Source information: Predicted 3D model of a 477-nucleotide part of an RNA (small-subunit ribosomal RNA, 3' major domain) from a metagenome. Model confidence (mean pLDDT): 86 of 100.

Context: one part of a larger RNA
RNA sequence: UGACGGGGCCCCGCACAAGCGGUGGAGUAUGUGGUUUAAUUCGAGGCAACGCGAAGAACCUUACCUGGGUUUGACAUGCUUGAGAUAGCCGGUGAAAGCCGGUCUUCCCUUCGGGGACUCUUGCACAGGUGCUGCAUGGCUGUCGUCAGCUCGUGCCGUGAGGUGUUGGGUUAAGUCCCGCAACGAGCGCAACCCCUGUCCAUAGUUACCAUCAGGUAAUGCUGGGGACUCUAUGGAGACUGCCGGUGAUAAGCUGGAGGAAGGUGGGGACGACGUCAAGUCCUCAUGGCCCUUACACCCAGGGCUACACACGUACUACAAUGGCCGGUACAGAAGGUCGCAAUACCGCGAGGUGGAGCUAAUCCCAAAAACCGGUCUCAGUUCAGAUUGGAGUCUGCAACUCGACUCCAUGAAGGAGGAAUCGCUAGUAAUCGCUGAUCAGCAGGCAGCGGUGAAUACGUUCCCGGGGCUUGUACA
Repeated sequence: UGACGGGGCCCCGCACAAGCGGUGGAGUAUGUGGUUUAAUUCGAGGCAACGCGAAGAACCUUACCUGGGUUUGACAUGCUUGAGAUAGCCGGUGAAAGCCGGUCUUCCCUUCGGGGACUCUUGCACAGGUGCUGCAUGGCUGUCGUCAGCUCGUGCCGUGAGGUGUUGGGUUAAGUCCCGCAACGAGCGCAACCCCUGUCCAUAGUUACCAUCAGGUAAUGCUGGGGACUCUAUGGAGACUGCCGGUGAUAAGCUGGAGGAAGGUGGGGACGACGUCAAGUCCUCAUGGCCCUUACACCCAGGGCUACACACGUACUACAAUGGCCGGUACAGAAGGUCGCAAUACCGCGAGGUGGAGCUAAUCCCAAAAACCGGUCUCAGUUCAGAUUGGAGUCUGCAACUCGACUCCAUGAAGGAGGAAUCGCUAGUAAUCGCUGAUCAGCAGGCAGCGGUGAAUACGUUCCCGGGGCUUGUACA
């Protein structure tokens, strides 16, 4: 100087408390461990691995296994031998890859020697490796933590390590600001500058809008028209403790109030200091070293990654009446759409099919649910719940056996609120309801977003956890 303490003081955080909803029990989905297997490819491992890499494992993917094949190679560059339009067609064998054979054959330049482009072939340099080492590395990322810290120059103090500044008194979300001070300044962080959202104004007015005027319809901005309103999207205004009272050291600030759409960081996002964990990744990529080179490379078919006594994590669906079922009926936002989204109509109980208006989109399409109104069920393993299984189908795709999603009929399991323990959340939040997108032929209970409905509680900081500052003890570094 640090680190540590079941030392002290001060402070903060959904850290506790106060509340609301869960997990832990059930069934299923998914990841992992274990076991099994020819293979169940590999990585990730307290927080910070475990719906993680994977924003899509039927083939492909694929890295694994079995079998069949190839050896200058699936891919790059250069040299070399021979042949030939690049190419196509046919036959045999085969699961395919491949192997064997046949056929058609010559593009450009030319001094007819040859040269060039491309393909095949011989040989050689080499290719290739998701093989090893993340403890050789770059890059990227997680984490402490959006915590308020981490340092430097000069000066001063100390033999020195080092200290001071950065401590102290206040204050703040903040090393934020004020005051004081052997310090005076500065840098990286904080904040602000950026984006979204909340109010207003200006400009613009189609595909959006419709107040006024006119026309028209069964109805509809449908039409003329309008530029007001909504909205769209560009620019501005606005919030700064600016004003007033109180308080405070007259300061920084705190507290109450006015005005205001918004008030003291308005709400949300992006943004992550010096560093820590030899944290993670050599399987994104790059790369040193090592290793393989008729194989640890490459191609193909099939299988596996989907196994199943069991254990754990994360979710979904429930156990019902604040509910289930039936009928009626209303209202979003943000996305996406030409290899696409697909309306009206018709067929089918339905998944879906037929068909193809419109749309390269503020124009057309995808397209809401809970809520609300009416009816029914009456507390039961039920008109709850839907696993499992049998049958019949639809769709995608070369192909749904291993191993897809969905529909219909039948079947109707566990489950009656979950032990010890444990998680999230402070407001448009939790809870609840649906919608969209990426990936994608198909496949979403996952993920990333979007809106609808919309709570309860916070006395307080003694305690648990994590963190910041000062101080103290130490046989630790």
The RNAcentral record of the full RNA draws on SILVA.